A computed fold for a 99-nucleotide RNA, annotated as THF (Tetrahydrofolate) riboswitch aptamer. The coordinates come from a structure-prediction model, not an experiment, and the mean pLDDT is 76.
RNA sequence: UUCAGAGUAGGAGCUCAGGCGUUAAGUGCCGCGGGGACGGGGAGUUGCCCUUCGGACGAAAACAACUGUGUUGCGGUCGGAGCUUCGCAUCCCGCUGGU
Numbered sequence: 001u002u003c004a005g006a007g008u009a010g011g012a013g014c015u016c017a018g019g020c021g022u023u024a025a026g027u028g029c030c031g032c033g034g035g036g037a038c039g040g041g042g043a044g045u046u047g048c049c050c051u052u053c054g055g056a057c058g059a060a061a062a063c064a065a066c067u068g069u070g071u072u073g074c075g076g077u078c079g080g081a082g083c084u085u086c087g088c089a090u091c092c093c094g095c096u097g098g099u
Base pairs, nucleotide, nucleotide: 002098003097004096005095010086011085012084013083014082015081016080018078019077020075021074022073029055030054031053033051034050035049036048040093041092042091043090061072062071063070064069
């Protein structure tokens, strides 16, 4: 000089056990505003995540027990653990290996 590669946050799927709801919260959708994160360093979007407020839509209970509830279900439910998989939007520098 040139070629190749590694690594993050996080996303998705499956399994396990535990919660919450089933008196409908949550999830998902729309609008407005606010905030945050984005390989080791720097920058960082029209992408990503979280969130206040407002709006539309909207559900699966059954059995036992008998007032303490329990069991089995159900919910695009919540966080956790394990496994698998995808993965710096992009730019510059750095790192590893070859040349």